[in-house]
RNA sequence: GUUUGAUCCUGGCUCAGGAUGAACCCUUGCGGUAUGCUUAACACAUGCAAGUCGAACGGGGUUACCGGAUCGGAGGCUUCGGCCAAAGAGCUGACUAACCUAGUGGCGGACGGGUGAGUAACACGUGAGCAACCAACCUUAUACACAGGAAUAACACUGGGAAACCAGUGCUAAUACCCGAUAUUAUUUAGACAAGGCAUCUUGAUUAAAUGAAAGAUUUAUCGGUAUAAGACGGGCUCGCGUCCGAUUAGCUAGUUGGUGAGGUAACGGCUCACCAAGGCGACGAUCGGUAGCCGGACUGAGAGGUUGAUCGGCCACAUUGGGACUGAGAACGGCCCAGACUCCUACGGGAGGCAGCAGUGGGGAAUAUUGGGCAAUGGAGGCAACUCUGACCCAGCAAUACCGCGUGAAGGAUGAAGGUUUUCGGAUUGUAAACUUCUUUGAUGAGGGACGAAACAAAUGACGGUACCUCAAAAACAAGCCACGGCUAACUACGUGCCAGCAGCCGCGGUAAUACGUAGGUGGCGAGCGUUGUCCGGAAUUACUGGGUGUAAAGGGCGUGUAGGCGGGGGAGCAAGUCAGAUGUGAAAUACCGAGGCUUAACUUCGGGGGUGCAUCUGAAACUGUUUUUCUUGAGUAUCGGAGAGGAAAGUGGAAUUCCUAGUGUAGCGGUGAAAUGCGUAGAUAUUAGGAGGAACACCAGUGGCGAAGGCGACUUUCUGGACGAUAACUGACGCUGAGGCGCGAAAGCGUGGGGAGCAAACAGGAUUAGAUACCCUGGUAGUCCACGCCGUGAACGAUGGAUACUAGGGUGUAGGAGGUAUCGGCCCCUUCUGUGCCAGAGUUAACACAAUAAGUAUCCCACCUGGGGAGUACGGCCGCAAGGUUGAAACUCAAAGGAAUUGACGGGGGCCCGCACAAGCAGUGGAGUAUGUGGUUUAAUUCGAAGCAACGCGAGGAACCUUACCAGGGCUUGACAUACCAUUGACGUACUUAGAGAUAGGUAUUUCCUUCGGGACAAUGGAUACAGGUGGUGCAUGGUUGUCGUCAGCUCGUGUCGUGAGAUGUUGGGUUAAGUCCCGCAACGAGCGCAACCCCUGUUGUUAGUUGCCAUCAUUAAGUUGGGCACUCUAGCGAGACUGCCGGUGACAAAUCGGAGGAAGGUGGGGACGACGUCAAAUCAUCAUGCCCCUUAUGUCCUGGGCUACACACGUACUACAAUGGCUAUUACAGAGGGAAGCGAAGCCGCGAGGUGGAGCAAAUCUCCAAAAAUAGUCCCAGUUCAGAUUGUAGGCUGAAACUCGCCUACAUGAAGUCGGAAUUGCUAGUAAUGGCAGGUCAGCAUACUGCCGUGAAUACGUUCCCGGGCCUUGUACACACCGCCCGUCA
Repeated sequence: GUUUGAUCCUGGCUCAGGAUGAACCCUUGCGGUAUGCUUAACACAUGCAAGUCGAACGGGGUUACCGGAUCGGAGGCUUCGGCCAAAGAGCUGACUAACCUAGUGGCGGACGGGUGAGUAACACGUGAGCAACCAACCUUAUACACAGGAAUAACACUGGGAAACCAGUGCUAAUACCCGAUAUUAUUUAGACAAGGCAUCUUGAUUAAAUGAAAGAUUUAUCGGUAUAAGACGGGCUCGCGUCCGAUUAGCUAGUUGGUGAGGUAACGGCUCACCAAGGCGACGAUCGGUAGCCGGACUGAGAGGUUGAUCGGCCACAUUGGGACUGAGAACGGCCCAGACUCCUACGGGAGGCAGCAGUGGGGAAUAUUGGGCAAUGGAGGCAACUCUGACCCAGCAAUACCGCGUGAAGGAUGAAGGUUUUCGGAUUGUAAACUUCUUUGAUGAGGGACGAAACAAAUGACGGUACCUCAAAAACAAGCCACGGCUAACUACGUGCCAGCAGCCGCGGUAAUACGUAGGUGGCGAGCGUUGUCCGGAAUUACUGGGUGUAAAGGGCGUGUAGGCGGGGGAGCAAGUCAGAUGUGAAAUACCGAGGCUUAACUUCGGGGGUGCAUCUGAAACUGUUUUUCUUGAGUAUCGGAGAGGAAAGUGGAAUUCCUAGUGUAGCGGUGAAAUGCGUAGAUAUUAGGAGGAACACCAGUGGCGAAGGCGACUUUCUGGACGAUAACUGACGCUGAGGCGCGAAAGCGUGGGGAGCAAACAGGAUUAGAUACCCUGGUAGUCCACGCCGUGAACGAUGGAUACUAGGGUGUAGGAGGUAUCGGCCCCUUCUGUGCCAGAGUUAACACAAUAAGUAUCCCACCUGGGGAGUACGGCCGCAAGGUUGAAACUCAAAGGAAUUGACGGGGGCCCGCACAAGCAGUGGAGUAUGUGGUUUAAUUCGAAGCAACGCGAGGAACCUUACCAGGGCUUGACAUACCAUUGACGUACUUAGAGAUAGGUAUUUCCUUCGGGACAAUGGAUACAGGUGGUGCAUGGUUGUCGUCAGCUCGUGUCGUGAGAUGUUGGGUUAAGUCCCGCAACGAGCGCAACCCCUGUUGUUAGUUGCCAUCAUUAAGUUGGGCACUCUAGCGAGACUGCCGGUGACAAAUCGGAGGAAGGUGGGGACGACGUCAAAUCAUCAUGCCCCUUAUGUCCUGGGCUACACACGUACUACAAUGGCUAUUACAGAGGGAAGCGAAGCCGCGAGGUGGAGCAAAUCUCCAAAAAUAGUCCCAGUUCAGAUUGUAGGCUGAAACUCGCCUACAUGAAGUCGGAAUUGCUAGUAAUGGCAGGUCAGCAUACUGCCGUGAAUACGUUCCCGGGCCUUGUACACACCGCCCGUCA
């Protein structure tokens, strides 16, 4: 962050931090210091990693010297015959010297180096012990080293074998081997003494006996040898404590446990063996299974903890796998033997080998380096030493693997350049960034110089390395990327895409305006790195020791009894195990912390210091716990007395009722239901009377009364029996609480065996209901229910609340049982007290609800249980059961929630109150007919588009022949029919006539502007080019505005205060009342706003003012208010008055109000209208208008002609006219209101049967005009498809208009259709209303059954609110909030 509309809580998931032996993507300048097969303990080519000593020994070899023989022959001499003879060559030798070395011998190959397979163990850590042990080399001390002997390798010869190698014979040496002598403080045995201790014993001194040593070398300096004792270093063994998971592993063990004796070992020991005994381990987890090297430490964390065990250090284990011994002080990575697997060689007979040493190879893997240099340093082995060996080590190489440091330039620089991005087109931003000017040179590059590390012992000796470092040179010159930008989380815009492509750690983005995808610009973060992935800790108090919970969120065992265990009352004394204090030892080094030092700094490293919760030992304290002892009575128990009770078990008894049987009376039904039917009944039911049988249950009493641990217990009597309670205070003296396992009890249903069976009643059958009805309802009915015995062992076994003890307003009010007091004749009443059982409520607690002395408060003790939802109380295994099944009880996988309490709404075939033509009571209709009109559908080139339950359908449209017109066909135009801007030309444009054409259009004829400074300008047309025009094209789900609807319903809110952790509540609820949240009263509310009402208009009464076009009572006059006259009346239209529950009476709470009455034209908002709160429906409208975005641009624009919107099998809505006598027809005759009128209304008169024509008086209108009908009176028709009804059609006319065919209205004559009051269903209306009659107006050239208004005539009914519909308030339930058209379950795909 994420569950909700919002809230609080519970609870999981996820993120931000740190770390890493890491890996991967992109990128990469330098240096320092570290680190680098986590996988296959997989297999290994090649090289190297352990040798050394000739001062232990005999040989051998080489060289030198010397000698010898042979060759040789420089040179010399010569008698020339020859002689002497150096150097040199190889050969040889008893000696001498130097060097080398196969072998014998000594020391070392048991260290160093590697790895973590095994190991859950005295393996490791820590602390002790060995009176049960070893110890080469080193150190110290004492003593000693005498005298002999026999071999053997090498070597030689012979032989075998492919090889590795082996055999035989012979010779020889030693610091190799052996015998003897000598010897103690050695070892063993025996004796006695002293001291000490830990049982065996140890130590010291002492007597006797027995046994046991040695080696030499040499340069004369030394180095070795033997014995004993001690030390140091190192090891062996034993013990206390600590050290992973699983009980779905509960029993394991025969050398096993112990003893005696013997053997063995360096040493103790069942280590091994013989005999004897039967032990030993285990719920404080044995055995078994899984996993794992352990630690110092490392990472993380506030800490406690959790995770980890690379590098460095300590210990252990291992060396191809398994086993074995030898040598040695000590035992086996680069020793031996055997066996297995594998590899190699082979002459097939036989041999060789072991990288988990350093490099390296293959393989595995996401992944981990050079077959490098050197012994210069440090360290190791051997040697007297020189020295040799050393893949230990020191260095270098590779890798951004990690940490640390440095750089990629610094200062100035505005025309805020260009370019990019964006834009409201003005600009903004990139941005002092760049360019440009000045400056610097760390690294890299070139050149010159050049170390420390070297300590000896005078010299010599450096792999690293010509490295670090220093100086100089040149030029800003060679050196920046990665990730992110919706929230968490720092950082935003544009374009593309359109639930596609994709993103994503969680929530979630994307369906045409995406800050979430991709790209770009910009920004943020880190920086030679950055991001991702994996793993660990943290956050997570989410296993809770520190530091959690269990009434309802997950979680109290169904209940008791009781074992182990845990915990436990008051006083005194002792001990000192726990506890506390002090001291001592240990707690390796490194790490970590603190302080200093060295590398230019840092990382790194050196020195010093402190700390180290732990373990062990000693000393002390004695409050608390523990333990021993003594004592007490209040906890607990016993005793005596007493009353209460559906406590339990058994036996017996009783009455009412149901059913059945028998008999009587009696007759046609009974029964059952919402209504029925199945069923029973004339073979006599039901009903009723009497008698009998049988089983089960116990009415009234009966009560949030009683008893019991829980389950549970209800007629009465008897017997047996458990517990609780009260009173008394005699007895015991902490004997107590809890309780894992164990044992017992445990509703109903079910199971087994045997009984019983009246009623009821799973299953089952039938009848109904229903779309179906394997149900609910009805008629039957079997198991079962009942009894006895035995199983089962579960439940919403619930107070969803484990048990015990103490305390906390014991505050109020009931009830059951007991005791005491007061009172009384007694009972009741009243007071106190103990025990039980309820309600209300304070503090406190709680997420809230709630709990509240019967706690969910405050504390202590013990037990049980929980750790996200689902999978699942499932699977497997174990145990139990006759079975059904019970108990114990997972995982894979999947989701980001699941859940608790409370809030506001909405909803309910929940409740209460109330209203409305909502029902009811009435009147008239619709639905049936014909016609008109709208819609759907169909048709069509087109039948333009929109409106869709109420709230679309005589609606937009208040009036489609052309136009309108948006649609279709055809013909035209392309800066356009219309607006603005530019250029050129013309003077027009237009009008009249005329030609072609369907017309648009094109051509012709005639006529024709204004101002002027004469340059031109204004205006208009035509032509041209470009910006643009234009669109009734899309999106009403991008919008504004307007409108409908709930609804003229009475509601909707706010401020402050108060309450609540909070969402919210209160106010606005309650009692009355109203048309009304209207008003009154009450109240933690007090006020206020939008609504209601009122204010506005019309109408009803009246006063006054004013009398023309209105009016006429009186006077005169006329055919006529026609005229004079008048303004009283009517009327007109201004201003007023009037009605307010104001008055009276009743009711009501002294209220609001209501009922009745008076007066009044009008009476309780008088009647009607306008006026529509917060909001709901993504309601309607882009086609009134406006408008974002998208789309069209010789067309989706525009002009014209014709057509269409008027089609027609059909369906629906809204109306008109009728079906007739309350009527039709004919005749006579009376009365309105409100409106309209100049391209208008149009009078009189005349013509026509009529529509109408003619006419033109008057009137911009209280003056003129349009202008009444029903009613009334009289006559006729006589109940018919008519003298009803008027559709349809024909003929002849009239009017408007260019035009009446598609497609107008009207008249006359003729024609005379359906229709005789309308099925299911459904609409309107409560009074001047319904119904009925006509009139007017707008639209309009013409066209009205529509719409909007007007007046005339003028009813019926309302008991009432049960029901239907809609609405308001309160309340209740909810798993709904897109809000019941919700949510959600199962099956199938």
The RNA shown here (small-subunit ribosomal RNA) has 1389 nucleotides and comes from an uncultured bacterium.
The coordinates come from a structure-prediction model, not an experiment, and the mean pLDDT is 84.
Its Rfam family is "Bacterial small subunit ribosomal RNA".